[in-house]
RNA sequence: CCCAGAUAAAGCCAAAUCCGUCGCGAGGCGGAGACGGAAAGCCACGGGUCUCUGUUUAAUAAAGAGGGAGACAGCCGGGUUGCCUGA
Numbered sequence: 001c002c003c004a005g006a007u008a009a010a011g012c013c014a015a016a017u018c019c020g021u022c023g024c025g026a027g028g029c030g031g032a033g034a035c036g037g038a039a040a041g042c043c044a045c046g047g048g049u050c051u052c053u054g055u056u057u058a059a060u061a062a063a064g065a066g067g068g069a070g071a072c073a074g075c076c077g078g079g080u081u082g083c084c085u086g087a
Stems, first nucleotide, its partner, number of pairs: 003086003012037002017032006035074001041080003045077003048072006056065001
C1' cells in the first nucleotide's frame, strides 16, 4: 500500500420524535434524543425521489409532459480524502 472488519479496544457520526430558529416548500441550522452507520466525511458527476414555479406544448379545466429554480450525500452508483484494529 492492498485486503478484511470481531458479541474486542480507542474514538466518531446521529434516524424517528420533541423544542427553538430560517425557508412559500422540499428541507437547513442549533439543542435534546438514538434507529442505525466502517466513510452516515466531502463533491449534485450519472440515475432516482421530493419541493416551488407554471413563460412552452396541449387543454374547457384539471392531471400529465417538457422548461426554469431548488432539496436530499442516512436512495443507488461514481469521484475524492481519511481514523482504529489485524482478532

c-di-GMP-I riboswitch aptamer from Desulfobacca acetoxidans, 87 nucleotides, folded computationally.
The sequence was found by an Rfam model in a public genome assembly.
Its Rfam family is "c-di-GMP-I riboswitch aptamer". From the family's description: GEMM was predicted in a large-scale screen for bacterial structured RNA regulatory elements.
NCBI's taxonomy places the organism under Bacteria, Thermodesulfobacteriota, Desulfobaccia, Desulfobaccaceae, Desulfobacca.
The coordinates come from a structure-prediction model, not an experiment, and the mean pLDDT is 80.